[in-house]
The RNA shown here (Bacterial RNase P class A) has 311 nucleotides and comes from a Nitrosomonadales bacterium. Rfam family: Bacterial RNase P class A. It is annotated as a ribozyme. NCBI's taxonomy places the organism under Bacteria, Pseudomonadati, Pseudomonadota, Betaproteobacteria, Nitrosomonadales.
């Protein structure tokens, strides 16, 4: 130099300007409240909410996506044990957990760094086995041979005249799993209609009406409770994120210090202008965590390997 193997990060960058969306103070306003004054309906002072305004710092990702394993968290359901129906499979280890992951053997590709392997049973039973081949699972066939289905051989093929192969076919062992899922569930709670108790009510209730008389003629009140629109949480401080310093081959675990980094609810995270560059790819939270799979311009670090040169 050149073709590769693999771990870790980043994901246009700067500035101005307008807005979006929640957050913390705060300034008016309006509602509804406690307190104190007194001229008794006003005034002050807090407290709440809503609505508008200001500062201030906050605002998608390595896949947020597929929903394809695991958890946490919520209901519901449940003695135990079986059966059924699913995953899973080599040995250790590591988490909350897992089918992730690390490490190690064994197998298969690579010259090699390295990759990839559902990697337990074929003498518990069944089912298959392409092409080729006269015959693929069950013994039959053919040639030679023998008292005698008695020996022997038989192109092809991965397996051929047998104690074969095949579980990513069924099955046998083993071990694991209850279900539904934030549109889970929790709490305030109108208006109609209906539910439930208590009075009234044909001796005329309610209404027309405040009174009386008059008229109509079956419900009319007051209370609880369930549930609906509507609200309020659930909601992001967490198996969290850096660093340092220990353990450990690792994955991964402990201490010590430091941070807070979207929380919406028809769904904010955006437009312009300049200015550079290498001209900028896949893609967008909606309950939350670990993993795996899949798309993705580029580009940063430091490693290995094979191979050519040169000194």
């Nucleotide at each position: 130099g050149a073709a590769g193997c693999a771990a870790g990060c980043c994901a246009g960058a700067c500035a101005g300007c307008c807005g979006c969306u929640g957050g913390u103070u705060u300034u008016g306003u309006u509602g509804c409240u406690u307190u104190u004054g007194c001229u008794u309906g006003c005034a002050a002072a807090g407290g709440u909410a809503g609505c508008a305004g200001a500062a201030c710092g906050g605002g998608a990702g390595g896949a947020a996506g597929g929903u394809c394993c695991g958890g946490a968290c919520u209901c519901c359901a449940g003695a135990g044990a079986g059966c059924a129906g699913g995953g899973u499979g080599a040995c250790g280890g590591u988490u909350a957990a897992c089918g992730g992951c690390c490490g190690u053997c064994c197998g298969c590709c690579g010259c090699a760094a390295g990759g990839c392997g559902a990697g337990g049973a074929a003498u518990a039973g069944g089912g298959c086995c392409a092409c080729a081949g006269a015959g693929a699972c069950g013994a039959g066939c053919g040639u030679a041979u023998u008292a005698a289905g008695u020996u022997a051989c038989g192109g092809u093929g991965a397996a051929a005249c047998g104690c074969g192969g095949u579980a990513a076919c069924c099955u046998c062992c083993a071990u694991c799993c209850g279900g539904a899922g934030c549109a889970a569930g929790a709490c305030c709670a109108a208006a109609u209609a209906g539910g439930c108790a208590g009075g009234c009510u044909a001796u005329g209730a309610c209404g027309c009406u405040g009174c009386u008389c008059g008229c109509u003629g079956a419900g009319c009140c007051u209370g609880c409770g369930g549930g609906u629109a509507g609200g309020u949480u659930g909601c992001u401080u967490g198996a969290g994120c850096g660093u340092a310093c220990g353990g450990g081959c690792a994955a991964c675990c402990g201490u010590g210090c430091g941070c807070c980094u979207a929380g919406a609810g028809g769904a904010a995270u955006g437009a312009c202008u300049g200015u550079c560059c290498a001209c900028g790819a896949c893609a967008g939270a909606a309950c939350c965590c670990g993993g795996c799979u899949u798309a993705u311009c580029g580009g940063c670090c430091a490693g290995c390997u094979u191979c050519a040169c040169u000194u």